[in-house]
RNA sequence: AGAGUUUGAUCCUGGCUCAGAACGAACGCUGGCGGUAUGCUUAACACAUGCAAGUCGAACGCGAACGGUUCCUUCGGGGACUUAUUAGAGUGGCGCACGGGUGAGUAACGCGUAGACAACCUGCCCUUUAGCUCGGAAUAACCUUUAGCUCGGAAUAACCUCGCGAAAGUGGGGCUAAUACCGGAUAAUACCAAGUGCCUGGUGGCACCUGGUUGAAAGGUUUACCACUAAGGGAUGGGUCUGCGUGUCAUUAGCUAGUAGGUGAGGUAACGGCUCACCUAGGCUUCGAUGACUAGCUGGUCUGAGAGGAUGAUCAGCCACACUGGAACUGAGACACGGUCCAGACUCCUACGGGAGGCAGCAGUGGGGAAUUUUGCGCAAUGGGCGAAAGCCUGACGCAGCAAUACCGCGUGAGUGAUGAAGGCUCUUGGGUCGUAAAGCUCUGUCAGAGGGGAAGAACCUCCUGUCAUAUAAUACAUGGCAGGCCUGACGGUACCCUCAAAGGAAGCACCGGCUAACUCCGUGCCAGCAGCCGCGGUAAUACGGAGGGUGCAAGCGUUAAUCGGAAUUACUGGGCGUAAAGCGCGCGUAGGCGGCCUGAUAAGUUGGAUGUGAAAGCCCUGGGCUCAACCUAGGAACUGCAUUCAAAACUGUCAGGCUAGAGUAUGGUAGAGGAUAGUGGAAUUUCCGGUGUAGCGGUGAAAUGCGUAGAGAUCGGAAGGAACAUCAGUGGCGAAGGCGGCUAUCUGGACCAAUACUGACGCUGAGGUGCGAAAGCGUGGGGAGCAAACAGGAUUAGAUACCCUGGUAGUCCACGCCGUAAACGAUGGGUACUAGGUGUUGCGGGUAUUGACCCCUGCAGUGCCAAAGCUAACGCGUUAAGUACCCCGCCUGGGGAGUACGGCCGCAAGGCUAAAACUCAAAGGAAUUGACGGGGGCCCGCACAAGCGGUGGAGCAUGUGGUUUAAUACGACACAACGCGAAGAACCUUACCUGGGUUUGAACUACUGAGGGCCGGUGCAGAGAUGCACCCUUCCCUUCGGGGACUUCAGGAGAGGUGCUGCAUGGCUGUCGUCAGCUCGUGCCGUGAGGUGUUGGGUUAAGUCCCGCAACGAGCGCAACCCCUGCCCCUAGUUACCAGCGGAUUAUGCCGGGGACUUUGGGGGGACUGCCGGCGCUAAGCCGGAGGAAGGUGGGGACGACGUCAAGUCAUCAUGGCCUUUAUGUCCAGGGCUACACACGUGCUACAAUGGGCGGUACAGAGGGUUGCAAACCUGCGAGGGGGAGCCAAUCCCAUAAAGCCGUCCCCAGUUCGGAUUGCAGUCUGCAACUCGACUGCAUGAAGUUGGAAUCGCUAGUAAUCGCGUAUCAGAACGACGCGGUGAAUACGUUCCCGGGCCUUGUACACACCGCCCGUCACACCACGAAAGCUAGUUGGACCUGAAGUUGUGGGGUUUUCCUGCACCCACGGUCUGAUGAGUGAUUGGGGUGAAGUCGUAACAAGGUAGCCGUAGGGGAACCUGCGGCUGGAUCACCUCCUU
Repeated sequence: AGAGUUUGAUCCUGGCUCAGAACGAACGCUGGCGGUAUGCUUAACACAUGCAAGUCGAACGCGAACGGUUCCUUCGGGGACUUAUUAGAGUGGCGCACGGGUGAGUAACGCGUAGACAACCUGCCCUUUAGCUCGGAAUAACCUUUAGCUCGGAAUAACCUCGCGAAAGUGGGGCUAAUACCGGAUAAUACCAAGUGCCUGGUGGCACCUGGUUGAAAGGUUUACCACUAAGGGAUGGGUCUGCGUGUCAUUAGCUAGUAGGUGAGGUAACGGCUCACCUAGGCUUCGAUGACUAGCUGGUCUGAGAGGAUGAUCAGCCACACUGGAACUGAGACACGGUCCAGACUCCUACGGGAGGCAGCAGUGGGGAAUUUUGCGCAAUGGGCGAAAGCCUGACGCAGCAAUACCGCGUGAGUGAUGAAGGCUCUUGGGUCGUAAAGCUCUGUCAGAGGGGAAGAACCUCCUGUCAUAUAAUACAUGGCAGGCCUGACGGUACCCUCAAAGGAAGCACCGGCUAACUCCGUGCCAGCAGCCGCGGUAAUACGGAGGGUGCAAGCGUUAAUCGGAAUUACUGGGCGUAAAGCGCGCGUAGGCGGCCUGAUAAGUUGGAUGUGAAAGCCCUGGGCUCAACCUAGGAACUGCAUUCAAAACUGUCAGGCUAGAGUAUGGUAGAGGAUAGUGGAAUUUCCGGUGUAGCGGUGAAAUGCGUAGAGAUCGGAAGGAACAUCAGUGGCGAAGGCGGCUAUCUGGACCAAUACUGACGCUGAGGUGCGAAAGCGUGGGGAGCAAACAGGAUUAGAUACCCUGGUAGUCCACGCCGUAAACGAUGGGUACUAGGUGUUGCGGGUAUUGACCCCUGCAGUGCCAAAGCUAACGCGUUAAGUACCCCGCCUGGGGAGUACGGCCGCAAGGCUAAAACUCAAAGGAAUUGACGGGGGCCCGCACAAGCGGUGGAGCAUGUGGUUUAAUACGACACAACGCGAAGAACCUUACCUGGGUUUGAACUACUGAGGGCCGGUGCAGAGAUGCACCCUUCCCUUCGGGGACUUCAGGAGAGGUGCUGCAUGGCUGUCGUCAGCUCGUGCCGUGAGGUGUUGGGUUAAGUCCCGCAACGAGCGCAACCCCUGCCCCUAGUUACCAGCGGAUUAUGCCGGGGACUUUGGGGGGACUGCCGGCGCUAAGCCGGAGGAAGGUGGGGACGACGUCAAGUCAUCAUGGCCUUUAUGUCCAGGGCUACACACGUGCUACAAUGGGCGGUACAGAGGGUUGCAAACCUGCGAGGGGGAGCCAAUCCCAUAAAGCCGUCCCCAGUUCGGAUUGCAGUCUGCAACUCGACUGCAUGAAGUUGGAAUCGCUAGUAAUCGCGUAUCAGAACGACGCGGUGAAUACGUUCCCGGGCCUUGUACACACCGCCCGUCACACCACGAAAGCUAGUUGGACCUGAAGUUGUGGGGUUUUCCUGCACCCACGGUCUGAUGAGUGAUUGGGGUGAAGUCGUAACAAGGUAGCCGUAGGGGAACCUGCGGCUGGAUCACCUCCUU
C1' cells in the first nucleotide's frame, strides 16, 4: 500500500466481497510446562446451606461454667478466693451511611469540564481559647455528730415473679446502675434585634457597642493521659447553583395553572414556587419545546496515518439501585444491600389463630443460555471498624483451586549419516519424490520425573535489656525517643540451587482455482457435495471426497458472532449534482448566512505570553526489578481542553464619522406576439335557403361502412354560427417561468440606450411562508363551426378490444371557482468578478465621410455558431462555461421493492406533497470501442433478379432417406454444406447385424519358462459346417557329439483382441462461407484506454488491381503471375504413326522399297505486353474504339482455397488419450438379414410422341482398357450366347458396329406401329451356389402416362440442350459415378425488387451477436409485507372513588417529658369511566419478490415494423391503445438558415 467482481474488450460511476488489527467470547479438532492477567455480556430470574459487621469490662449493673490456689470431707463431694482468666445476654458509646455488588431506572446539572456559594453543613482528626459548676427534696446501709467519705434527681433493661401464645414474641407486677435520660445556675467572638464606621459592581460582608436567648459526664484508668462542653480556624467529606459539552426520531409542532414572576408567611444545614395565601399573565419552543424510543456517564479501551468511528468488561472517579411501590425514624452523615413501618407479588413454617424471609456481598444451587470457576486456605502482608492496648472482627484483601479464555516465555532434541534402505505416492517403466528424513553411530539434558538443600516477602505491635528525655523528692512507677534482642508466613518446603537416570514422556490444526503462500493421483459424474466474492461439479475436477506431496501458523489451529480499518462508500481533513444517483417548474420575500472604499474607537472573534486546572492508573519516552518477555515499578513527557490574566490590533465583528465604483431615483429617447379589458375584420370549414344540373360522391394499399333519383357531389347567390388568425415569419422579438401571433382603442408591468443630477451600501441569497404555474381533469352557468378520448360501424388480421376508413359524445371555446402536475429541459439554481479570438443577427448610440442612404471603425445590452487555454470518464463545454474563484439555497449516496405502504397535511373528486421497512440481487448504470444486426442510408458485385432455353414437382421404374415392420432389418451422414452420400458396385464372402453351433494365451503379433513332438501333406468316418476321431505318408539343420537351433503341440504367466463408448478429449483428412477480396504485422503518430491510423477519401479494376491524395512509412498472408491441358507458328527427332513426290506389288488396302514434306507423336522454343494509333480521363491509373494478329485486354479450362467461422463431418479408412470388456463386447462356422412395405421426401432414368416411332441403306469420333486378360476370322443359335482359337504384354492385335446425322419408305394424332411397367412361359451367362436375392435373351402380356397445382432447379458459348462411346469397382451384377468426343442454340433492356456477398456510414437495451434481447396478464410453489370485522396482554393521559403506613397541623385523655386516642391536608397500592399509543394475533383480501423446460400474445431495443418517452383522461385478457399538450434522450429524405475550408 491494495485486490477480486458489471463488458467481447475499455474508461468511468457504483455497490458487494477479501487480505489487517482486535475480543470478558463461543463452537470444532487437538493438547507438554511455566509466568501474568481474566472469567454470567443471557433472567435487576428464583434461591437450600455456610460465612460476608462488629467491638469496647479502661462507660454500667448483673453473672460466674471450666481452670487455678486453698480449706473441709462420709472421699461421692462441698465451701472460700481468684477486681489477674473467660463464656453469656443486657444498658451505654462508637461503627453499621465505609468496604463489597449490580447497571434496572435515568436523555437529567445524571455525568464531564470550568466556575460560584457574600445562600450552606461537616462525627472521628489537627490547632487555638475558655470550661468541665450547683441547690433543694426523697431513699437504704455504715461511721461520726465538727469535719471527712458515698450520695443532684427520676427512671429503665438485665434480674426476680405471675400470665398469654404452637411459634415469633408479648403483657402485668417488683428491684437496680451508668460516659443512658432530665432539671437549675453561669459564659462567649454562638444566635436574634437596633445603632455607628469601613469595604464591595450588587444581594451584602467585616469591626465595635447595647439588649435578649442557649451548656456539660462530681466520667474512666490512673497520676498522666484519654474522654466531654462552648467557640474560632484548618483539613477532610458532603450539599446547592451556573456556563459549555454529552443519543435517535419532525411520519412527535406546539407545550405549560404552581405553570412564569411579584409581595408576605412557612419550611430547610442552606438559596429557591420548595410549600401556602394574595396579585399579575406570563414562561418554553424550528439554535427543536413537548412526546416516543434507546441508554448509566467518564478516565479510558479497540481501530485508524490522522481527523474520526465503535465501545464503556476487568482497574479508577461520579451517579443510581438493593424483591416491587410508598414512607419516615435514628444519626455528623441515610430516607439506609445484610435497619424500621405500610401495601403488593412470591416462597417457607403453622396447632389455621398467626408468623418468618429478601445472595444485584463470597462460595454454591436451580433456571435461562452458544457461554463464564471452588459451598477452598489465611488474616502472614495491605487496608478498614472498635479498643488505652494486647487483641477481636474483616468472603475487603492476600493466596491457592478450575478453564489454552487471553498475552508472554520454554520444550518436544543436537551432530553425523547414501545401500539415496524398506515402505508409501507417482510414473513416459528410465526414473522421480517423501529424503539426511529414518535406521545406525556420537553427544546434550531445558521441561516433566526421583533425591537433597532452600529463600525474599517481616515492617510492626507486645515483651526483655541498655540508654536519653519529660514528670517527680526519687535512679520507684509511668510516658515518649533511640539501640540491641525475642516473637509473628496462609501461600509452601513454593521460587531458586545441586545431584541422578534417560532421547527416554511431550504436535497438531487449517489450507493448496484466482484474490492468496502451496499440485498430483484415485473415486464421484449438475449426483454427492463445496463456496468469503468470482464461482466449481453434466466421465480425464490442481475448486467435491480420500490419499501422497506441499504451504502457513504452532500448544495451538480453524470457524462463527460483533467492532474499526481498507471505505475519499456521509467526504471537517476529504466527494458530488448536463448525459452515471442528484438543481425545487418559476418568482416575491421572512428568519438566517454572506457582504464595497476611507478614517477613528473598541477588543467579542483572532494571535502570543503567564498562571491555575486538566485525579491516579493507562498510552509514549528514558531508567530499574523478576534469568528474558509478558508483568511490575521510578522519573519525564503528554493530556491537542477549560478558566483567569497581561499584551497586540492586521483581518472579521461592534460603535462613530465620511465616500461613490455596488444598488436605486429623476430627465430624454427606443424596440417588442409582455399582460388585462372592450370593440372590430377578412379568408376558410360546416349547416340552412334558393337557382342550374344529373348519377354518382366519398374514401383506401385495395375496399367497404357512409351520403345520393325524396336529386347528392359539382357550381352560383344569400343567410347563420363558432373557432382559429395563412403570407409577413426569421436558431427574429417579449416575458421570471408556464407562455405570447389579424386589426383598433383604453389601462398596465418590465427591459435597453444616452447624458447629467441626486440618495449614500439602501446589496446578494433565501429554510419556513406566499403568489404564478402547459395540457388533461373537476364544479356551476353559457356556447358548440371544425376537430375529437369514449362509443358504433366497415376493413385488415390467426385474432385486432389497435394502426386505416365512415360517423360521433364528453372535451376543446367563454365567465367564475378548483386542481398544482409535465421530457414544467439548456435534463445545466441564483448572484459577483476574472480569463485569446473569429463570424452572423436584434435594439440603442458614438466617430469619419456624405444632400441623404449604404459601406467602414467603435461602445453597451440581448441572441446564435465555430474555436484557444482550461476542464471533463468520455461525449462535449468553452466571456450566454460544464474554465478560475467567492457567497447563499436546494438535492444525491448500489439496483429492485417504491415515489409504494402506513401516518399526517391539502383537494369536491381524480389525486398531490411528505415518505419508509421487510425481503431480494451482485450487480444496476454512463460514455466511448470493435463487431454483428436493421422491415436504416449510399456505392458495388454474383445465373441473384430480369431476358431466355431446358427441367423437377403429376406417371411408371431405378436408387437413397425417413417412418413402419422384424430375431435382425448393421453403423454413420440431417438446411444450404444429409438423402445415386461413406458404398469405384451386400446371392456366399464382404458383414460390422440376428439365430444357432463351437472355442478360450485364443484366428493373427512379440518375448519368456517347462514338457512333448518333425512340420507340411493326404485318405476315411460323424457332422450344416467349424470341428472331432481314426489312419497313411514323412523323420529337419548345425555340432567340438556334451548339446544347440528352427518349426509345431500342450501348460503357465506377461499380455493379445474389440467396426465396444466418447469426433464435446484429439491428430490427420474433408466440407462450407468462397476463388469472396479480403486478413494482418513492424515502426511512427493519435487516444487515459479498448482501439484508431495505415486499410479511410477521389478515380479505376475481376481483384486491398493500379494511380492520385493523405501522419503515415514499409512489410507479410491472400489477388495476379510462375505450373498443367488446349488454341497458332518454328526448330528437332521420327516407329508400331503418316504417305506429297519417286519406285514396286495387289481386285483392293502404306502392302513393300523408301521419304521426313503433310497429318500426327515426343522434346525444345517463339507468340499477347494495353506494345501501336485515336478519343475520354487529372498530364495518372485506366476505359472506349481501331490496326495488325491464330489468339486482345485474365484467350478458354484446370490445379491452386488467406486470417478465420460452423465444439460442421469422420474414434467404422488410419492413428490416438481416457473409459469399458477378457470362457466375451474376442474368435471360428452354418443359415438368415442389410433386398421387408399402408406411407412421405430427395436424386435420376424412360416417356407421354410426328423436330416423332418402325424398317432398310449409308457417313464421321475422341478418350480409354486388355495375360486369372482382350479376343479376331470362321461355324452355329431368332437372340442372349456357344464352338473356335489367329493376333496382342499393345500408336502394331483385340474390345469396337459410335449414335444422333444423311438417303429412302411406312405410320397420320389415336392411349396409337406412342409408352414400356407388370406378369406368364422358355432360355443364356457368371459363379460351390442365382429360392429368399443377379444380369441378359426370345415369345406372349401391354399398366400408369396426352407435358404435369402451389412451388422450385440448372445454364451466358463450343455453354445449355441433345447423341452415343469408354473406364474404375467387378466372377457376375449401373438408369449411378468419373471421363470422351459428335451435333449445337436462345437471351442479357437493365439493377426497382428476391437471395448471397464486399466497402463506407448511421441507430442499437444485441456480443451464444436478430434463430438476439425482452414486457405484462394468467396458472403453480415458496417468502416477507400492507389492509381487515375484531380479539388479547401491555404502556400512558384525564376525571372520579377509596385512602395503608407516615410527616406536619390540630382537638381530647392521662401519671402533663416520654405516651394514648381522634380529626384534617398530602399520599402508595387499588377501583370505575373515557381517551391515546405501540405490540401480538385474525376468516378474508391486496399488490410485491423469487423459482422452473408452463399458457396467451409481442409492448420496448433497428425507422423494432404505428418513432419513442413524459404528464393527464378514457378504454381494453395482457403487454398496451386512443385523445390533448409537451420533449428529442427520433432514423431517413427534402427545404430553409448559419458556420468552416
Molecule: small-subunit ribosomal RNA
Organism: uncultured prokaryote